A computed fold for a 135-nucleotide RNA from a Phycisphaeraceae bacterium, annotated as SAM riboswitch aptamer (S box leader). The prediction has a mean pLDDT of 76. The source organism's lineage runs through Bacteria, Pseudomonadati, Phycisphaerae, Phycisphaerales and Phycisphaeraceae. The model forms 96% of the base pairs in the Rfam consensus.
């Protein structure tokens, strides 16, 4: 790059450098010379790995292992990550509700049943990030 598995409503910025951009893509909509984006020092969030620590279970004779939990600490000159706005928002589907507009059944306004389409709110995909993992 692609592939698997999780997680994506919380959180945490400040200085120098530079100097026009960015916020994935599209559409909005925002950010921004009161300095973007890059690099860089320093701070700082968070808890995916790895370690140590607790506890619970399985197996063991027992040491060791495995699994699962920690509001246990972040402890580690650990590995990453991240520090505008929900992953800023919507983008597909038409699954549940809610509305409003329409066709259709019905003798028929009402009422009922089926049916479209559009808003909204959820739900779910996709894609996007990171982590871990395997080839």
């Nucleotide at each position: 790059g692609a592939c698997u598995u999780a997680u994506c409503a919380a959180g945490a910025g400040u200085g120098g450098c530079u100097g026009a951009g960015g916020g994935a893509c599209g559409g909005g909509c925002c950010c921004u010379g009161u300095g973007a984006a890059g690099c860089u020092a320093c701070c700082g969030c968070a808890a995916c790995c790895g370690c140590c620590c607790g506890g619970c279970a399985g197996a063991g004779a027992a040491a060791c292992c495995u699994g699962c939990c920690g509001c246990a600490u972040c402890g580690c000159u650990g590995g990453u990550g991240c520090g505008a706005a929900c992953u800023c928002c919507c983008g597909c589907c038409a699954c549940a509700g809610c509305a409003u507009c329409g066709g259709g059944c019905u003798c028929a306004u009402u009422c009922g049943c089926c049916u479209g389409a559009u808003c909204c709110u959820g739900g779910g995909a996709a894609a996007g990030a990171u982590a871990a993992g395997a080839a």